[in-house]
RNA sequence: CUCUUAUCAAGAGUGGCAGAGGGAACCGGCCCUGUGAAGCCCGGCAACCGGUCGCAUAUAUGAAAAAGCGAUACGGUGCCAACUCCGGCAAGCUUGACAGCUUGAAAGAUGGGAG
Numbered sequence: 001c002u003c004u005u006a007u008c009a010a011g012a013g014u015g016g017c018a019g020a021g022g023g024a025a026c027c028g029g030c031c032c033u034g035u036g037a038a039g040c041c042c043g044g045c046a047a048c049c050g051g052u053c054g055c056a057u058a059u060a061u062g063a064a065a066a067a068g069c070g071a072u073a074c075g076g077u078g079c080c081a082a083c084u085c086c087g088g089c090a091a092g093c094u095u096g097a098c099a100g101c102u103u104g105a106a107a108g109a110u111g112g113g114a115g
Base pairs, nucleotide, nucleotide: 001115002114003113004112005111006110007109008108013042015041016040017039021032022031023030026088027087028086029085043080044079045078048076049075050074051072052071053070054069055068084107089104090103091102092101093100094099
């Protein structure tokens, strides 16, 4: 990088350094930010994968594995404004209109698997 698959309405700082930008990309909005952005450190959140532990299960009985359920931040990632900040495509519904709502798609993010 490509393919595949699961998830995306929960959660996470009154800290230090740093100094102007940030919210993926394009367009349109709307926001955050010198009452300090990005980044780094510390701190925290979280069971996706592994590990460990527990439960349960093959039946005459006992022991014990895989799949299953749960616990645990020990290891591997990830994450810590706003639904993935919202819309851009399609279908449906409401409305005189502006506009609004629902579902899906696309795109994206993160994890697992494969190449």